Annotation:
A computed fold for a 74-nucleotide RNA from a Candidatus Omnitrophota bacterium, annotated as transfer RNA. Its mean pLDDT, the model's own confidence on a scale to 100, is 81. Its Rfam family is "tRNA". NCBI's taxonomy places the organism under Bacteria, Pseudomonadati, Candidatus Omnitrophota.

[in-house]
RNA sequence: GGGCGAUUAGCUCAGUUGGUUAGAGCGUUGCGUUCACAUCGCAAAAGUCGGAGGUUCGAGUCCUCUAUCGCCCA
Numbered sequence: 001g002g003g004c005g006a007u008u009a010g011c012u013c014a015g016u017u018g019g020u021u022a023g024a025g026c027g028u029u030g031c032g033u034u035c036a037c038a039u040c041g042c043a044a045a046a047g048u049c050g051g052a053g054g055u056u057c058g059a060g061u062c063c064u065c066u067a068u069c070g071c072c073c074a
Stems, first nucleotide, its partner, number of pairs: 001073007010026004019057001028044005050066005
């Protein structure tokens, strides 16, 4: 230098062909249960999807540029 992949909640990840309100598990907080802790049950908070721009009535999803990480080639 070239190619491919990844980037979405604190962590690990889903998100189908562009269309409901962006979700799950773990974790965190509160309440209940317990003498207490753990377990278990219920509830809540937490993200504008790595950044910028574009297309579209509508973008996590498509296009362009760019950042970081990984793999391969040279």